c-di-GMP-I riboswitch aptamer from a Bacillota bacterium, 88 nucleotides, folded computationally. The prediction has a mean pLDDT of 87. NCBI's taxonomy places the organism under Bacteria, Bacillati, Bacillota. It was read from a public genome assembly, where an Rfam model found it. Rfam family: c-di-GMP-I riboswitch aptamer. Rfam links the family to the GO term cyclic-di-GMP binding.
């Protein structure tokens, strides 16, 4: 440098739910919690998913129905960028 995770060190990450706050909503931050995670680190680039406030259409209206990412998600998958430890 490439592959590599069956054992081990030094650690690290933190699902679900709960409480708290933020958002219109998916989600998100914060505390508690660990489901798991060798990249469960970081980049929405590409597909996949979710969510629909404004906007657009449609009903006479209220309201409710469609549509629509510029919003979300790297703990859906690909691709890129870094990285510990230990094998070869």
């Nucleotide at each position: 440098c490439a592959c590599u995770g069956c054992a081990a060190a030094c650690g690290g990450c933190a699902a679900a739910a709960c409480c708290g706050g933020c958002g219109a909503a998916a989600g998100c931050c914060g505390g508690u919690g660990a489901c798991g995670c060798a990249a469960a680190g970081c980049c929405a680039u590409g597909g996949g998913u979710c969510u629909a406030c404004a906007g657009c259409g449609g009903c006479c209206a209220a309201g409710c129905c469609g549509c629509c990412a510029u919003g979300a998600u790297c703990g859906c998958c690909a691709g890129g960028c870094u990285g510990c430890c230990g094998g070869c």